RNAcentral holds the sequence, with entries from ENA. Predicted 3D model of a 75-nucleotide RNA (transfer RNA) from a Patescibacteria group bacterium. Lineage of the source: Bacteria > Bacteria candidate phyla. RNAcentral records the identical sequence in 3 taxa. Its Rfam family is "tRNA". It is annotated as a transfer RNA.
RNA sequence: CGGAAUGUAGCUCAGCGGUAGAGCGCUCGCUUCGGGUGCGAGAGGCCGCAGGUUCAAUCCCUGUCAUUCCGACCA
Repeated sequence: CGGAAUGUAGCUCAGCGGUAGAGCGCUCGCUUCGGGUGCGAGAGGCCGCAGGUUCAAUCCCUGUCAUUCCGACCA
């Protein structure tokens, strides 16, 4: 320098045009003498960033940033 993949909740991931979900974790309640387990309820993200297309974008297009992989170059 060229190509590709991945960026979504604290963590691991799903969703891939029509109001954003799961598991684990966290908080509260019940259970217990207390803790754990179990059961119930709840909080938490506007989807890396910036533009564009569209009635509508996490999803399509462009640019850009980060991480990873492959290749090239140099030595």